[in-house]
Molecule: c-di-GMP-I riboswitch aptamer
Organism: Tepidibacillus fermentans
RNA sequence: AUAUACUAAGGGCAAACCUGCCGAAAGACGGGGACGCAAAGCCAAGGGCCUAAGGAGUAACAUAAUUCUAUGGCAGCCGGUUGCAUGA
Numbered sequence: 001a002u003a004u005a006c007u008a009a010g011g012g013c014a015a016a017c018c019u020g021c022c023g024a025a026a027g028a029c030g031g032g033g034a035c036g037c038a039a040a041g042c043c044a045a046g047g048g049c050c051u052a053a054g055g056a057g058u059a060a061c062a063u064a065a066u067u068c069u070a071u072g073g074c075a076g077c078c079g080g081u082u083g084c085a086u087g088a
Stems, first nucleotide, its partner, number of pairs: 006087001012037002017032004022027001035076001041081003046078002048074003054069005
């Protein structure tokens, strides 16, 4: 220096669910709460997934129905990137 996450210490984050709030929704944020996590830090310009307000179409003509679409999201799906402590 690289790789690994088996050990010790200090710790860190926080799923579901409840609640407040923003949002058309997906989802975000605050509080509570811990299923888990050695990158559950960061990146949505790669892949994947979610949503469809607006827009476009189908059908209808009645306001309802339905399809496509991200310019909206997810980093706790893969990926990229940076990195603390300790023994081997």